A computed fold for a 1379-nucleotide RNA from an uncultured bacterium, annotated as small-subunit ribosomal RNA. The prediction has a mean pLDDT of 84.
[in-house]
């Protein structure tokens, strides 16, 4: 010093969490010593037991109890001892009386928000035992009374009566140095009230003795120190949702009381007196030196230590005394224990230990008076739970150890692993070395002045001895240092935030490894810090949370020039004070350290005094630039009142006139034949002012709009007479405030909440319509609110400038509707600066000053109570529980948009022909089945995987069969009469027999196959296309998609790529803060169209020859074959375009503007599609999910969809007899000629591994014949019988042929699909697969169209732009209700 968290991503606002230090700490695992500190924060709850205040015989009278002595008696015997008892106060002692002490020590924080406490300062208004200095003095005398003694009550506790007695106890009279009161005189004094030396007088008031020779005491005065009591300034928590308290209250005479001032207390007079600078009330709390964080300033605490204070079960009172309203006295009440003979007593741990109780949670009923200190006493001494020590508890803080060095084979074990290794690791074992704490044994202190030592046989010093006895917590996903395996599977579980787990979790739990602190480590609690997140230091209100709706003005706060004087503030020196500890800094002492001590300086404060006067303040007298008055002049929807006017809608009376008007997206509700609308005329009544009219004017702000007058506020120009800071701002106050609403009373033409109908629509309590009441209008009262907005508080200065517009004055002047220039208003642009950006920029969000109000995460809530206002709506003020990690600004970039702009595309239109209707074929959905295997699912699945399911395929079903397996490696043993084939038998299949029966060789034996067995393993079309690679598929052959440097931006991202043209095209051109560049586009490849040229068989055939026939010589011109070339590039021309680019005509040309078709698919999207093409992780299954067999299935059928054939006929159907192709295929093959069979086909086999033979016959067409508009001579399903072919074999389940048979259908609803030229539409033909088995694909040629005005619209798509609260991006997001 910061980090994490809001987004797709950015920058800013703002919460929230962490990382840090800290504690009388308490939990959780774990524990070797030592020394120092420190330990009921809770129930000021209640205590059993001990102790914690006593001490003087040198006060005095005495002997009630003890204890000892000596003298008696008595009793027991052990015969000189023991118990009992009596007497002598004789000895230590002592209960009772007196002295002193108990008011210290010590404990606790309940109360207290106060002179309690700090700190300065006052008392001339006071007290002060013991002590200390001083002066003086202690002479008489006198009456109790406690003890003991007797006697009496009572259970106790105690208490009564009666006799006698002492004192340093008590009372009284002498003296009175002095003191105290009164009066009188009044030096002086720091001189409000006043004090006050010295003097005179009058009144008053003292004492006590001890012991024994020197002190101890006692009385009076007086100073001294100690202590203590009282007063006073200042400071001293929160709340206004507590705003008015107070009646001994304020003063004041006069008295009481007190040490002693004082309403302290009382009479009696006045009627004060304390609050907005916060009274009173209410709520919490002992205060302070300090502690504890922070860089400070500040925040949070007040345990130990020390100072004050208050209290001592609770409340109250007083006594005693020098001190007290007393902790361990007394007395009264209260509750609570306890005792009791029930009458009636006794008790107070917030002292030390300890007990229960409360709680998370806090110790011994220890030793000792040996120190240091209290108390008594002349002293010995005696008391002291204060104190000095010891015990407990890792609560804290220091400090030591737990072992060093050498030790690679990198042992074993663990853990991982690509199986090779890596890691643990010199770590271990092992040599060697040492003893610090712990044990064992020995000396042995200091604290003590002469004696005394609780600690303590402790501190310390030595010796042997042995590496032994002594490591453990927490973490590893970012924040934060440190990772991998298994397990689990949104399960269990973690988690401070953020967030992690739904079958590969570095985040759960475990193991290993690492990491960090270490006798500790982590959790939890609390402060205080990071947090400039209350901002004095050090923050903000245009949009993030924040300016009061707006103006007048009270207290305040702030205030213009020059001068003199004060000296409150200011600065400055110099005094006292600021307690000690603590803190800082240097020093010394325990081995270091902690700890503990000397010294210094600090302690920022107060309070006294001496100075300086610039500044702020005061005062005193002056100025004229702020700020006002007067004057002269324009400007204008400012106000309020009265009166006028036309225009327009509405009604009401007449004329006119006739059938519909009005409405709307389209209509109906309405009105009208009773006569409307629509037009004339006249006539009522209410509201509002068209044009002017304008980011133009006026007002504080809400707001002001016909004209005319009356009456009146303010601003502004000019001139400089007057006044001389008269100013700015405003908490509370007090006025003014749109609209709706309220209240009396009036008016109501238009419009119009509520309302009625009508309509949309599912639904429409809306939007449209047609009506319509409050109400809008005026008066006179309220209300107090708005997005009451520039979302922008008010005032002064000060900073560049350009443009218009308003209202004034100046000066030029060439006279213009002119120029320049000032002062006041209102808008735009734009630098400087400023803001997160947006943007604002002399009309500030800039740079300054001065006041005011308001903010301080979203929600809950502008709610809730309470309080004031309101007739009431309600309106000011304004919270708390709980919840969440965000809410929120401003900008980019996508994506969308029933937003806008361009463009494109068989996307529409325009055309042709189809589907959707029949019947069949095909896939697909259901259904059904033992099984109908599985995969495709909008486009982009559905004649799709499948270029062809009768078995096989086959992955599905049913039955039966194998288990190292059908398949491949490895090992062992056997065997070379096994195995394949063949032949015969048999099975649904494996089977069974027969026959045939290896190869090389150095003879060892090798190869190869076989069968048997072992286990490694094989094997899976089994799961996961959301673990994967590959391949595809689509958007889409759409024109896009990025990258370098540079430059803009805080940034994210911009720019390039966007603009102007053009283009099929990000295709070229121009322009431009851009300048190149890749990937697509085109090109370049194949192929067709045209020509050269090379070459001529199995192609060809002009000329020769020549034949049934290019058969054949011959020839290669010609077609054709395949090789190499040429050809087209907008080259030329002409317009048009910007003199590009390009387009538009046009020559040439086979072909013209990418000539025509094809192969080529950019960054991505879609978790797009496949784990059944393959190929893989992982997980499953191993006598089975894996292999075989036969049989059936996939070929089921009510049904719906998709995809096609065939047709419904005459542009056709049949029939005869002619004409004309491309391209391809042939060996387990294509198969001619001939025979045959009505046909499919058989028979036979020539030629052909191919420009040579065959498949092969092309059809449509085009002649000619027929049918004549019908369910037909169309149409061919459907069925029978009969055949043929292929096949181990056509039942389920083929194709094909002939003969009967002859359905449905006569041009197809709603919707829908291709197609822009050799295209569509038709006509044949061939190939792949394939034993067979196309109407399916995928080529071939043949014959050959119509239309395209255009781009409003639908659908896809591309560029620019705008909006956004969307980024899983609209199939988005996101409100109410209900569950």
């Nucleotide at each position: 010093a910061g980090a994490g968290u809001u987004u797709g991503a950015u920058c800013c606002u703002g919460g929230c969490u962490c990382a840090g230090g800290a504690u009388g700490a308490a939990c959780g695992c774990u524990a070797g010593c030592u020394a120092c500190a420190g330990g009921c924060u809770u129930a000021a709850c209640a205590c059993a037991u001990g102790c914690a205040a006593g001490u003087c015989g040198a006060g005095g009278g005495g002997c009630a109890g003890c204890a000892u002595a000596a003298c008696g008696a008595a009793a027991g015997c052990u015969u000189g001892c023991u118990u009992u008892u009596g007497u002598u106060g004789a000895u230590g002692g002592c209960g009772a009386c007196g002295g002193c002490g108990c008011a210290c020590g010590g404990g606790u924080g309940a109360g207290u928000a106060a002179c309690g406490c700090g700190u300065a300062u006052c008392c001339a208004a006071c007290c002060u035992u013991c002590c200390c200095c001083a002066u003086a003095g202690u002479a008489g005398a006198g009456a109790a009374u406690a003890g003991c003694c007797c006697g009496g009550c009572g259970a106790a506790a105690g208490u009564c009566g009666g006799a006698u007695u002492a004192a340093u106890g008590c009372u009284c009279u002498a003296u009175g140095u002095u003191g105290u009161a009164u009066c009188a005189u009044g030096a002086g004094g720091a001189c409000a009230u006043c004090u006050g030396a010295a003097u005179a007088a009058u009144a008053c008031c003292a004492a006590a003795g001890g012991u024994u020779u020197a002190c101890c005491g006692c009385u009076a005065u007086g100073g001294g120190a100690u202590g203590g009591g009282g007063a006073u300034g200042c400071g001293u928590c929160u709340g206004a949702u507590u705003a008015g308290g107070u009646u001994g209250u304020u003063g004041g005479c006069g008295g009481g009381g007190u040490a002693a001032c004082g309403g302290c207390c009382c009479a009696c007079c006045a009627a004060g007196c304390c609050c907005g600078c916060g009274a009173u009330c209410a709520g919490u709390a002992g205060g302070g030196g300090u502690u504890c964080u922070g860089a400070g300033a500040g925040g949070a605490a007040g345990g130990u230590c020390c100072c004050c204070c208050a209290c001592a079960u609770u409340g109250g009172a007083a006594c005693u005394g020098a001190g007290a309203c007393a902790c361990g006295g007394u007395c009264c009440a209260a509750a609570c224990u306890c005792c009791u003979a029930c009458g009636g007593g006794a008790g107070g741990c917030a002292g030390c230990a300890g007990u229960g109780g409360g709680g998370a949670a806090u110790a011994u009923u220890g030793c000792a008076c040996a120190a240091u200190g209290g108390g008594g006493g002349a002293a010995a001494c005696c008391c002291u739970g204060a104190u000095g020590c010891a015990g407990c508890g890792a609560c804290g803080c220091c400090g030591c150890g737990u072992g060093a060095g050498c030790g690679a084979u990198g042992a074993a074990g663990u853990a991982u692993u690509u199986c090779g290794g890596u890691a643990u690791g010199u770590a271990a074992a092992g040599c060697u070395c040492u003893a610090u704490c712990a044990g064992c044994a020995g000396g042995g202190a200091a604290g003590a002045a002469a004696a005394u030592g609780a600690c303590g046989g402790u501190a310390c010093c030595u010796g042997a001895c042995u590496a032994a006895g002594a490591a453990g917590c927490c973490c590893c996903g970012g924040c934060u240092a440190a990772a991998u395996a298994c397990g689990u599977g949104c399960c269990a579980g973690c988690a401070g935030c953020c967030g992690c787990g739904g079958u590969a979790a570095u985040a759960c739990g475990u193991a290993u490894g690492g990491g960090g602190c270490a006798a500790g480590c982590g959790u939890u609690a609390u402060c205080c810090g990071g947090a400039u997140u209350u901002a004095c230091u050090g923050g903000g209100u245009g949009u993030a949370a924040a300016g009061g709706g707006a103006g007048c003005g009270u207290a305040g706060a702030c205030g213009g020039u020059a001068a003199u004087a004060c000296a409150a503030g200011u600065c400055u020196g110099g005094a006292g004070u600021g307690a000690a500890a603590g803190g800082c800094a240097u020093g010394g002492g325990c081995u270091c350290a902690a700890c503990c001590u000397g010294u210094g300086g600090a302690c920022u404060g107060c309070u006294c005094u001496g100075g300086a006067a610039a500044c702020u303040g005061u005062a005193u007298a002056a100025c004229u630039a702020g700020a006002g008055u007067a004057c002269c002049g324009g400007a204008g929807g400012g106000g309020u009142a009265a009166g006028c006017g036309g225009a327009a809608u509405u009604c009401c009376u007449g004329g006119u006139g006739u059938a519909g008007c009005g409405g709307u997206g389209a209509a109906a509700u309405g009105c009208g034949u009773a006569g409307a609308u629509a037009u004339c005329a006249g006539g009522a009544g209410g509201a509002a002012c068209a044009c002017c009219g304008g980011u133009g004017g006026c007002g504080a702000a809400g707001g002001c709009g016909g004209c005319u007058u009356a009456c009146u506020g303010g601003a502004c120009g000019g001139a400089a007479a007057c006044u001389g800071a008269c100013g700015u701002u405003g908490a509370g106050g007090c006025u003014c405030g749109a609209a709706a609403g309220c209240g009396u009373g009036g008016g109501g033409a238009g419009c119009a909440a509520a309302c009625a109908g009508g309509a949309u629509u599912a639904g429409a309590u809306a939007c449209c319509c047609u009506g319509g009441u409050a109400g809008u209008c005026c008066a006179c009262g309220c209300c107090g609110u708005a997005a009451a907005c520039g979302a922008u508080g008010a005032a002064u200065g000060c900073u560049a400038g350009g443009u218009g517009u308003u209202g004034g004055c100046a000066g030029c002047u060439a006279u213009g509707a002119g120029c320049u220039g000032u002062c006041g208003g209102u808008g735009c642009c734009g630098c400087c600066g400023c803001u997160a950006a947006c943007g604002c920029a002399u009309u500030a969000a800039g740079c300054a000053u001065u006041c005011c109000a308001c903010c301080u995460g979203g929600g809950g809530a502008g709610u809730a109570c309470g309080u004031u206002c309101g007739c009431a709506a309600g309106a000011a003020u304004g919270a708390a529980a709980c919840u969440c990690a965000a809410a929120g600004g401003a900008a980019u970039u996508g994506a969308c948009g029933g937003g806008g702009a361009c463009c494109c595309g068989c996307a529409c239109a325009a055309g042709c022909g189809g589907u959707g209707g029949a019947g069949c074929a095909u896939g697909u959905g259901g259904u059904u089945u033992a099984a109908u295997u599985c995969g495709a699912a909008g486009c982009a699945a559905c004649g799709c995987g499948a270029a062809g399911a009768a078995c096989c395929u086959u992955a599905c079903c049913a039955a039966g069969u194998c288990u190292u397996g059908a398949c491949a490696u490895c090992c062992c043993g056997g065997u070379g009469a096994c195995a394949a084939a063949g032949u015969a038998u048999g099975u649904a299949a494996u089977g069974u027999a027969c026959u045939c029966u290896u190869u090389c060789u150095u003879c060892g034996g090798a190869a190869c196959g076989c069968c048997g067995g072992u286990g490694a393993c094989a094997g899976g079309u089994g799961g996961u296309g959301c673990a994967u690679g590959g391949u595809u598929g689509u958007c889409g052959u759409c024109a896009g998609c990025u990258c370098g440097u540079g430059u803009c931006g805080u940034g994210a991202g911009a720019u390039g790529u966007u603009g102007g043209g053009u283009u099929a095209a990000g295709u070229c051109c121009c322009g431009c803060a851009a300048c190149g560049a890749g990937c697509g586009c085109a090109a370049c490849c194949c192929u067709u169209a045209u020509c050269c040229u090379u070459a001529g068989u199995a192609g060809c055939c002009a000329g020769c020859a020549g034949u049934a026939a290019g058969a054949u010589g011959g020839g290669c011109a010609c077609u054709c074959u395949a090789g190499g070339g040429a050809g087209a590039c907008u080259g030329c021309c002409a317009g048009g375009g910007a003199u590009a680019a390009c387009c538009u005509g046009g020559a040439g040309g086979a072909a013209g503007g990418u000539g025509g078709g094809g192969a080529u698919g950019a960054c991505g999207u879609c978790a797009a599609a496949u784990c059944a093409u393959c190929a893989u992780g992982c997980c499953c299954c191993u006598u089975a999910u894996g292999a075989c067999u036969u049989g059936g299935g996939c070929u089921a059928c009510a049904c719906a969809c998709g995809u096609g054939c065939u047709a419904c006929a005459a542009u056709g159907g049949c029939g005869u007899a002619a004409a004309c192709a491309a391209a391809g295929g042939g060996a387990a093959g294509c198969g001619a000629g001939c025979c045959u069979g009505u046909g499919a086909g058989g028979g036979g086999g020539a030629g052909c591994a191919a420009a040579u033979c065959c498949c092969a016959a092309a059809a449509a067409u085009a002649a000619c014949g027929u049918c004549u508009c019908a369910g037909u001579u169309c149409g061919g399903a459907u069925u029978g019988u009969a055949g043929u072919c292929u096949g181990c074999a056509a039942c389920u389940c083929g194709a094909c042929u002939a003969c009967a048979u002859g359905a449905a259908g006569c041009u197809g609803g709603a919707a829908u699909c291709g197609c822009u030229a050799g295209u569509a539409a038709u006509c044949g033909c061939g190939a792949a697969u394939c034993a067979g088995a196309a109407u399916g694909u995928c080529g071939c040629g043949g014959u050959g169209a119509a239309u395209a005005c255009g781009u409003u619209c639908c659908c896809g798509g591309g560029u620019c732009u705008u909006g956004c609260a969307c980024a899983c991006a609209c199939c988005g997001c996101c409100c109410g209700u209900c569950a």